[in-house]
């Protein structure tokens, strides 16, 4: 330099042929239970979906550029 894959909650990930409100597990906070802790149960908070444009009535999702990470080729 070229090619491929990836970037979504604090962590690990799902969701991709645009369409109900962006979700799960773990973690975090509160409550119930318990002498206390753990475990279990209930509820809750937490996201400008890597960045910037474009297409569209509508973009996490499609297109373009860029950044970062990993792998491959030279």
């Nucleotide at each position: 330099a070229g090619g491929c894959a990836g970037a979504u909650a604090g962590c690990u990930c799902a969701g991709u042929c645009u369409g109900u409100u962006a979700g799960a597990g773990c973690g975090c906070g509160a409550g119930a239970u318990u002498c206390u802790c753990a475990a279990u149960c209930u509820c809750g908070a937490g996201g400008u979906c890597g960045c910037a444009g474009g297409u569209u009535c509508a973009a996490a999702u499609c297109c373009u550029g860029c950044u970062c990470u990993g792998c491959c080729u030279g």
A computed fold for a 74-nucleotide RNA from a Patescibacteria group bacterium, annotated as transfer RNA. Its Rfam family is "tRNA". The family's RNA type in Rfam is transfer RNA. The organism belongs to Bacteria candidate phyla, within Bacteria. Its mean pLDDT, the model's own confidence on a scale to 100, is 81. The sequence was found in a public genome assembly.